[in-house]
Predicted 3D model of a 75-nucleotide RNA (c-di-GMP-I-GGC riboswitch aptamer) from an Actinomycetota bacterium. The sequence was found by an Rfam model in a public genome assembly.
RNA sequence: CCCGACAACGGCAAACCCGUCGCAAGGCGGGGACGCAAAGCUACGGGGCCCACCGGGUCAGCCGAGCUACCGAAC
Numbered sequence: 001c002c003c004g005a006c007a008a009c010g011g012c013a014a015a016c017c018c019g020u021c022g023c024a025a026g027g028c029g030g031g032g033a034c035g036c037a038a039a040g041c042u043a044c045g046g047g048g049c050c051c052a053c054c055g056g057g058u059c060a061g062c063c064g065a066g067c068u069a070c071c072g073a074a075c
Stems, first nucleotide, its partner, number of pairs: 003072002011036002016031006034061001040067003044064003047059005
């Protein structure tokens, strides 16, 4: 480095509920944990979704790709 353990220290937080912003998809905050070894970041390719619909928006917890990162058993 690859890799990812019934390891350690920690982290994130689906559904649902409350508040709030948005036409909506959905975002943010709080509660809550189904899960996650990049469930950290980026809409670059594919894809899903929404609309005041044909050109705007949204999803990074759909799959790729790029960038970055904690720990260290085995391979």